[in-house]
Context: one part of a larger RNA
RNA sequence: GCCAGGGAGUUCACCCGAGUGGCGAGCUUAAGGGGGUCAGCCCCGAAGGCGAAGGGAAACCGAGAGUCCCGCAGCCCUUUGGGUGAGGGGACCGGGUCUCAAAAGGGCCCUAAGUCACUCGGGUGAGACCCGAAGCCCGGUGAUCUAGGCCGAGGCAGGGUGAAGCGGGCUCGCAGGCCCGUGGAGGCCCGAACCGGUACUGGGAAAUCCGUUCGGCUGACCUCGGUCUAGGGGCGAAAGACCACGCGAACCGGGCGAUAGCGGGCACCCGCCGAAAUAGCGCCCCAGGCUAGCCCGCCCAGAGGUUGCCUGGUGGGUAGAGCGACUGACUGGGGUGGCACGGGGCGAAAGCCUCACCACCCUUGUCAAACUCCAAACCGCCAGGCUCCGUAGAAGGGCGGAGUAGGGGACGGUGGGGUAAGCCUCCGUUCCGAGAGGGAAACAACCCAGACCCGGGUUAAGGCCCCAAAGAGCCGGCUAAGUGCGUCAAAGGUAGUCCCCCUCCUGAGACAGCGGGGAGGUAGGCUUAGAAGCAGCCAUCCUCUAAGGAGUGCGUAACAGCUCACCCGCCGAGGAGGGGGGCGCCGAAGACGGACGGGGCUCAAGCCGGCCGCCGAGACCCGGGGGCACGGACUGUGUCCGUGAUCCGGUAGGCGGGCGUCCCGGUGGCCUAGAAGCAGGGCCGUAAGGUCCUGUGGAGCCGCCGGGAACGAGGAUCCUGGC
Numbered sequence: 001g002c003c004a005g006g007g008a009g010u011u012c013a014c015c016c017g018a019g020u021g022g023c024g025a026g027c028u029u030a031a032g033g034g035g036g037u038c039a040g041c042c043c044c045g046a047a048g049g050c051g052a053a054g055g056g057a058a059a060c061c062g063a064g065a066g067u068c069c070c071g072c073a074g075c076c077c078u079u080u081g082g083g084u085g086a087g088g089g090g091a092c093c094g095g096g097u098c099u100c101a102a103a104a105g106g107g108c109c110c111u112a113a114g115u116c117a118c119u120c121g122g123g124u125g126a127g128a129c130c131c132g133a134a135g136c137c138c139g140g141u142g143a144u145c146u147a148g149g150c151c152g153a154g155g156c157a158g159g160g161u162g163a164a165g166c167g168g169g170c171u172c173g174c175a176g177g178c179c180c181g182u183g184g185a186g187g188c189c190c191g192a193a194c195c196g197g198u199a200c201u202g203g204g205a206a207a208u209c210c211g212u213u214c215g216g217c218u219g220a221c222c223u224c225g226g227u228c229u230a231g232g233g234g235c236g237a238a239a240g241a242c243c244a245c246g247c248g249a250a251c252c253g254g255g256c257g258a259u260a261g262c263g264g265g266c267a268c269c270c271g272c273c274g275a276a277a278u279a280g281c282g283c284c285c286c287a288g289g290c291u292a293g294c295c296c297g298c299c300c301a302g303a304g305g306u307u308g309c310c311u312g313g314u315g316g317g318u319a320g321a322g323c324g325a326c327u328g329a330c331u332g333g334g335g336u337g338g339c340a341c342g343g344g345g346c347g348a349a350a351g352c353c354u355c356a357c358c359a360c361c362c363u364u365g366u367c368a369a370a371c372u373c374c375a376a377a378c379c380g381c382c383a384g385g386c387u388c389c390g391u392a393g394a395a396g397g398g399c400g401g402a403g404u405a406g407g408g409g410a411c412g413g414u415g416g417g418g419u420a421a422g423c424c425u426c427c428g429u430u431c432c433g434a435g436a437g438g439g440a441a442a443c444a445a446c447c448c449a450g451a452c453c454c455g456g457g458u459u460a461a462g463g464c465c466c467c468a469a470a471g472a473g474c475c476g477g478c479u480a481a482g483u484g485c486g487u488c489a490a491a492g493g494u495a496g497u498c499c500c501c502c503u504c505c506u507g508a509g510a511c512a513g514c515g516g517g518g519a520g521g522u523a524g525g526c527u528u529a530g531a532a533g534c535a536g537c538c539a540u541c542c543u544c545u546a547a548g549g550a551g552u553g554c555g556u557a558a559c560a561g562c563u564c565a566c567c568c569g570c571c572g573a574g575g576a577g578g579g580g581g582g583c584g585c586c587g588a589a590g591a592c593g594g595a596c597g598g599g600g601c602u603c604a605a606g607c608c609g610g611c612c613g614c615c616g617a618g619a620c621c622c623g624g625g626g627g628c629a630c631g632g633a634c635u636g637u638g639u640c641c642g643u644g645a646u647c648c649g650g651u652a653g654g655c656g657g658g659c660g661u662c663c664c665g666g667u668g669g670c671c672u673a674g675a676a677g678c679a680g681g682g683c684c685g686u687a688a689g690g691u692c693c694u695g696u697g698g699a700g701c702c703g704c705c706g707g708g709a710a711c712g713a714g715g716a717u718c719c720u721g722g723c
Stems, first nucleotide, its partner, number of pairs: 001723006011126013026050003032044004054061002064093001066092005074084004094110006129265004136255006147229009156219001158190003161186001165182007194216003199212002202210002231247001233243002268658006278292004283288001293404002295401006304389002308386009320374001321372002327368003332363007342355005407432007415425003437448003452625007462615003465599003471612001473611006484601002492586003496583010513570005519543003524538003549564001553562002626648002628644007659712001661709010677696008
């Protein structure tokens, strides 16, 4: 891992509710007992319980089958309608009791349905759907591992160094010193056995198992045998180390099915409806609860309801805007007043002027969530109308059962916070959640569209060169970057190209090019070493002219020189400048080779505009079928007919109806001429399933009616076994 078997809402008590049945102002037995054809069943047994009366703490006291009105279903009738009207609704009168001194007022109550049993749903107590802790407590078992201690015993090749002491010599007054020898000390040195475990961050699935390397090796050394210390305890050269492979409190058994608001799992089918991820809590509440909201089922009642749209009325102070309308902030200039203290100036001082500061005024320029003279959109409420829903029963009310209370995306509010975020947070709508199908290459929430089943057709979004269904469709324009072809991008830049507009020049010849001229006063004046058109400052005139600046740029030390403006000629048709728009270009950097889905595409298979056709969903239409709901009839657990454009997606969850297994009562059957089981196959049913045939097997089995369950497996790192 697979297969087989096992494996999770049970039982009892009490309470609440629903359904069904019995009896009914009553209902019912419990313990116990009797009978019997003896687990069934029949009978006895009102003690007690609930109900029939309430009010009051109590003492205690103690009640309407009243009158009238409305009116659903039903029934009746001379049926645009009327009458009656169980149940239901309303009003009035009355009554009981408590409060009170008494009254008034007020509270509760009075106009009659319960009770017992069974079944189902729920609650509570119990292990309470099953499995799962880490832990806590109690009693025991452990020092054969390991830590430390005690007793007894054993082990340590070889080599080196050479302490004290002692002897001798020299020095020498002594002490002392030096030298030679002797000697053999040391938690001394090197290094096997032995003990260890540094590094390779080596080998190895792992076991601290192995290798190399490395540390200690007469010592606080190593080792053997015996023995002692025990769980909040031991032992510890101390690492929370060690106490039998896992110790910040051992192991085994028990309390024990501890507890778990947490995690996982929870087993056949079909039908109907179908959520929530919000609010409140004087819940030690944020992984959970309670209540409300939202969902489901049943019942009551009997006529209105209305999410959307329009109109009218009413409430509001947000967006925006404004402030010479308030509160406050705030820019420049000016003015007037104040000016205690302060800066500057004058002065011996008094004081004066000025700056700053404060208040106000004029002018100028700006702001505000907690400012508002204004003020939307919009929202709430009320009324009328439209729409839609509703007597096939809505809105409303009652009872019972839930789940949810971690949400998320898009669009709008250009909401609030944040530089921003696939960010946080709020409101509305919508979708995903719980929604399949088609499109977007792939892709919960983007586009189309809400899937009962089968068949045929038509469209939607989106597409129509090939992959790949349908146009290499038609007309006009743009793009040359592979821009683009459904993902990349900004400020800024661009004589890329296309279009539009404005101004000006131009056959009296424009623009470009080429040829020629481009002069004189004069080297203007100043400055300066120099300053001659051309370092700089000032001025910028006149003459000759077709024209030529007191000079556009290069150049010189300064000149010179080359150009330009300006003019003429050659040439012969458009040219110069500005503004706007379309498509493009630059800006543009990422790690394997590389992304329009790919191939590939250039008057397109790109972009813009117009047109025709086609493809394309479970949408829509047509045909057939099923379910469900409602209506009607009837030989009424059901059958038949009718209606459904406005029913049939669905998680949590509620409700309804079925299939199958085992056992029991009743009843009907099958089987050695072959039961169950097993294997293969046929047929039937929407499904759970049913049935038939053949083989195997070799002795039991099944239908129907009713009852009862230790009743359905793929999951739980599920349990046991097999392979």